Background:
The prediction has a mean pLDDT of 81. Predicted 3D model of an 82-nucleotide RNA (transfer RNA) from an Elusimicrobiota bacterium. The organism belongs to Elusimicrobiota, within Bacteria.
RNA sequence: GCGAGGGUGGCGAAACUGGCAGACGCGUACGCUUGAGGUGCGUAUGGGGAAACCCUUGAGGGUUCAAGUCCCUCCCCUCGCA
Numbered sequence: 001g002c003g004a005g006g007g008u009g010g011c012g013a014a015a016c017u018g019g020c021a022g023a024c025g026c027g028u029a030c031g032c033u034u035g036a037g038g039u040g041c042g043u044a045u046g047g048g049g050a051a052a053c054c055c056u057u058g059a060g061g062g063u064u065c066a067a068g069u070c071c072c073u074c075c076c077c078u079c080g081c082a
Stems, first nucleotide, its partner, number of pairs: 001081007010026003019065001027045006046055003058074005
């Protein structure tokens, strides 16, 4: 340089057909249970804000009523070829 796959919360990961973004799991916080801890169970858990509300899928742009998803450019990671 060429080709393929990927980038989503604190972490892993889903959303496969464009239609409530973050299911599910881990972690964390608080509580219950225990003499104490672990295990187990319950509730909560993206960011800003007093609230209303605003922002959030690597970055920017486009298409669309509507984009994590489709199109374009770029950045980063993995694999293959040279």